[in-house]
RNA sequence: CAGGCAAGCCGGGCGAUCGCGGUUCCCGCCUUCGGGCGCGGGGCUGAGGAAAGUCCGCACUCCACAGAGCGACGGCGCCGGCUAACGGCCGGGCGGGGCAACCCGACGGCAAGUGCAACAGAGAGGUAUAUUGCCCGCGUUUGUGGGCGAGGGUGAAACGGUGGUGUAAGAGACCACCGGCAGGGGCAGUAAUGUUCCUGGCCAGGCAAACCCCGCCGGGAGCAAGGCCAAGCAGGGCGGAAAUGGGUGUCCGCGUAAGCGGUCGCCCAUUACGGGGCUGCUCGUCCCGUCAAUACGUCCGGGUAGGCUGCGUGAGGGCGUCAGUAAUGCCGCUCCCAGAUAGAUGAUCGCCACCCAAUUCGUUGGGUACAGAAUGCGGCUUAUAGGCUUGUCUGAGCU
Numbered sequence: 001c002a003g004g005c006a007a008g009c010c011g012g013g014c015g016a017u018c019g020c021g022g023u024u025c026c027c028g029c030c031u032u033c034g035g036g037c038g039c040g041g042g043g044c045u046g047a048g049g050a051a052a053g054u055c056c057g058c059a060c061u062c063c064a065c066a067g068a069g070c071g072a073c074g075g076c077g078c079c080g081g082c083u084a085a086c087g088g089c090c091g092g093g094c095g096g097g098g099c100a101a102c103c104c105g106a107c108g109g110c111a112a113g114u115g116c117a118a119c120a121g122a123g124a125g126g127u128a129u130a131u132u133g134c135c136c137g138c139g140u141u142u143g144u145g146g147g148c149g150a151g152g153g154u155g156a157a158a159c160g161g162u163g164g165u166g167u168a169a170g171a172g173a174c175c176a177c178c179g180g181c182a183g184g185g186g187c188a189g190u191a192a193u194g195u196u197c198c199u200g201g202c203c204a205g206g207c208a209a210a211c212c213c214c215g216c217c218g219g220g221a222g223c224a225a226g227g228c229c230a231a232g233c234a235g236g237g238c239g240g241a242a243a244u245g246g247g248u249g250u251c252c253g254c255g256u257a258a259g260c261g262g263u264c265g266c267c268c269a270u271u272a273c274g275g276g277g278c279u280g281c282u283c284g285u286c287c288c289g290u291c292a293a294u295a296c297g298u299c300c301g302g303g304u305a306g307g308c309u310g311c312g313u314g315a316g317g318g319c320g321u322c323a324g325u326a327a328u329g330c331c332g333c334u335c336c337c338a339g340a341u342a343g344a345u346g347a348u349c350g351c352c353a354c355c356c357a358a359u360u361c362g363u364u365g366g367g368u369a370c371a372g373a374a375u376g377c378g379g380c381u382u383a384u385a386g387g388c389u390u391g392u393c394u395g396a397g398c399u
Stems, first nucleotide, its partner, number of pairs: 001395010012352007020046004025042005030035001048370001052381002055379005060222004073218005078092005093107001094105004108213002113211002115207002131152002133148006160178006179203001181200008226309004235300005242271008251262004272290007316335005322329002353368006
């Protein structure tokens, strides 16, 4: 220098103006003088590394439950550690990929049972199969009866490999070595595992992200959880509102009639009472109602709309020391860092940075990813323009 690999970080910057959410720190206004935090202004503050998917694990809350176990269903599955917990993370083992740095792996069991395997092929798991082929007998040839599983061929996969003995030809039929498997032992390691020795029978194919078996884990629902206050309507208890005068209508009775009396209403006036408006209170005034347990008042329980809370000092962030390979943990110092409720977090201008296009090389125009809180936290997964830092590997060149 070129090409990689791994880890960490940033996610346009600064300033001005206007606007929006939060806070109640300050000032002013308001006030029934208790405050209200209602209005205005100032101060402070206002998205993320993924706030996303809602896939795991928790906190918290309610319901169920004596403790516990079993079954069903679902999840997980090498070993050790970390953690509140986890299917997460760290370290290690094994297997696979890469020259390497390094990366990937649902990684218990298919010598328990059941099941599956396209196409090709004779045959796909049965002490199975016979297409070509090899050998022997018979036959003049085509052939036919028997033996064989070595060679060829098919396939992703064909029933251990090499050499020898043996045989008519062959074959773990037998032998030696190698590979693999089962059982047992030694050594190293906490363990997974590695290595080595002995014995065995000649050998056991693949798939459990197929049923299944083994081991472990899981009670259910979720902040629209849950708690508090509570308008109106409906329900229940208690209290609880009219007298006088005048006019007039229906009906009944008495009377020859005028009329008188009674009953059931209607209208007006006065005062009283109840409610409401002006008006927070008193006075005043206006309107409505008053014999109905009605209006109205008051209390009670449940509770709708609505409001408050849960709701941000937390398994919290930063820095440092120490322990540990690391994940992580102890301790010390320091910081306070969004809380909306149909949902604020925006827009414009100036300078600068980067990208794209045009260019008369002076500039001009456009753009700056993915996305976006909604109870909180730890993870995983997915999306992400561009940029920075550190370590490391391979190759080339120069000194």
This is a predicted structure of a 399-nucleotide RNA (Bacterial RNase P class A) from Promineifilaceae bacterium (SeqCode).
Rfam family: Bacterial RNase P class A. Its family is annotated with ribonuclease P activity, dimeric ribonuclease P complex and tRNA processing in the Gene Ontology.
Model confidence (mean pLDDT): 76 of 100.
RNAcentral holds the sequence, with entries from ENA.
The source organism's lineage runs through Bacteria, Bacillati, Chloroflexota, Promineifilales (SeqCode) and Promineifilaceae (SeqCode).